[in-house]
Molecule: transfer RNA
Organism: Candidatus Komeilibacteria bacterium
RNA sequence: GGGCCCUUAGCUCAUCUGGUAGAGCGCCGCGUUUGCAACGCGGAGGUAGCCGGUUCAAGUCCGACAGGGUCCA
Numbered sequence: 001g002g003g004c005c006c007u008u009a010g011c012u013c014a015u016c017u018g019g020u021a022g023a024g025c026g027c028c029g030c031g032u033u034u035g036c037a038a039c040g041c042g043g044a045g046g047u048a049g050c051c052g053g054u055u056c057a058a059g060u061c062c063g064a065c066a067g068g069g070u071c072c073a
Stems, first nucleotide, its partner, number of pairs: 001072007010025004019056001027043005049065001051063003
């Protein structure tokens, strides 16, 4: 220098062909317990790395940039 892949909640990851974003763990409250854990119920938390384009509509499609991984030189 070039090819490919990845970037979504605090963490790990879903979101099948575009149609108003979810799970597990974690966190907060309540119940249960002498207490803790476990368990049950409820709750908070994300302008989807960033900028632009296409579209009635973009996390999803296209391009630039940034970061990470991998391969080639």